[in-house]
RNA sequence: UGAGCCGGCCGGGUGGUCGCGGUCGGGCAUGGCCCGGUCGAGGAAGGUCGGGGCUCCAAAGGGCAGAGUGCUGGCUAGCGGCCAGUCGGGGCGACCCGCAGGAAAGUGCCACAGAGAACAGACCGCCGAUGGCCGGUCCGCAAGGACCGGAUCAGGUGAGGGUGAAACGGUGCGGUAAGAGCGCACCAGCGCCCGGGGUGACCCGGGCGGCUCGGCAAACCCCACUCGGAGCAAGGCCAAGCGUGGGACGGCCGGCCCGGCCGAUGUCCCCAGGUAGGCCGCACAGAUGGAUGACCACACAUCCGGAUCCCCGCAAGGGCCCGGUGGACAGAACCCCGCCUACAGGCCGGCUCACCGU
Numbered sequence: 001u002g003a004g005c006c007g008g009c010c011g012g013g014u015g016g017u018c019g020c021g022g023u024c025g026g027g028c029a030u031g032g033c034c035c036g037g038u039c040g041a042g043g044a045a046g047g048u049c050g051g052g053g054c055u056c057c058a059a060a061g062g063g064c065a066g067a068g069u070g071c072u073g074g075c076u077a078g079c080g081g082c083c084a085g086u087c088g089g090g091g092c093g094a095c096c097c098g099c100a101g102g103a104a105a106g107u108g109c110c111a112c113a114g115a116g117a118a119c120a121g122a123c124c125g126c127c128g129a130u131g132g133c134c135g136g137u138c139c140g141c142a143a144g145g146a147c148c149g150g151a152u153c154a155g156g157u158g159a160g161g162g163u164g165a166a167a168c169g170g171u172g173c174g175g176u177a178a179g180a181g182c183g184c185a186c187c188a189g190c191g192c193c194c195g196g197g198g199u200g201a202c203c204c205g206g207g208c209g210g211c212u213c214g215g216c217a218a219a220c221c222c223c224a225c226u227c228g229g230a231g232c233a234a235g236g237c238c239a240a241g242c243g244u245g246g247g248a249c250g251g252c253c254g255g256c257c258c259g260g261c262c263g264a265u266g267u268c269c270c271c272a273g274g275u276a277g278g279c280c281g282c283a284c285a286g287a288u289g290g291a292u293g294a295c296c297a298c299a300c301a302u303c304c305g306g307a308u309c310c311c312c313g314c315a316a317g318g319g320c321c322c323g324g325u326g327g328a329c330a331g332a333a334c335c336c337c338g339c340c341u342a343c344a345g346g347c348c349g350g351c352u353c354a355c356c357g358u
Stems, first nucleotide, its partner, number of pairs: 001354010013298006020040009042329001046340002049338005054231004066227005071085005086100001087098004101222002106220002108216003123161002125157003130154003133150007169187006188212002190209008235280004241275001244272004248267002250262004300327001303324004310319003
């Protein structure tokens, strides 16, 4: 100098004028209006994904079913959150990413291609030891036998070719008719055992066993842990008008009270539940279909153009100067803690790689 990685922060400033909402105080000619004071969005207020507070409903206890979570250790009121680590993957690196339990409990699935896709499979190729077949030579009186050859039938072979995301460890030597963990050496994996380190996930080292065992659980399932439902339109209080229900007033029984029966739907006297509506819930912004803004001026980041007198530089260029441009995503609605998503531009700190100079 260039290219990157990580973390944190800001996300428009100052002044003026006009305006909006809440609240307090005052005034007035009071369906309200005016004046003054004071307060008035965010890092995400957003998505409404997780958790909690709060409220109502439900609820002995246990189990089944269902849903969710899923490496380890901590933190937290709690979470599917955060921190630190382990393992796996990516990057030269700083560093980044991971829905990361179990496939050797059981069931199921593995498209297309391919002969064969899970205690596999002979399409090409190789072999044809073994048993037949065909041919030849020899032996034998004959039946037949021995040997050689053919690759002809059965058969053997998973080493090679080919298909595939995946074909049942890799390399070498031995072995064989040809081959093959069939045997051996080394390597890789898996299982078991031992030693050491770590709270743990796990790591390091050694030994034994030819054990070589595919993938998918974001398929069922198994294991461990967690889980009642609905949400501020929750819910509580007050409560018109019309209507409804009850009582009183009326008549009869009767001297009166209690009581009973009848009638009227009258008086609009009293009560009740519920509706409209209001208040609370509700906050040092607050809600009511929803206020928190607009304009002007001045600087400023950014970008564009110009000028090159001066400054820096070998140079490209930069600074200074002039003119113009001009600030994203977005907008609380019960509250809080997280996560995710959107975002013009800027600031600060730490680190990596490459090249150059000393």
The RNA shown here (Bacterial RNase P class A) has 358 nucleotides and comes from an Acidimicrobiales bacterium. The sequence is in RNAcentral, with records from ENA. It matches the Rfam family "Bacterial RNase P class A". By type it is a ribozyme. The gene name in the source record is rnpB.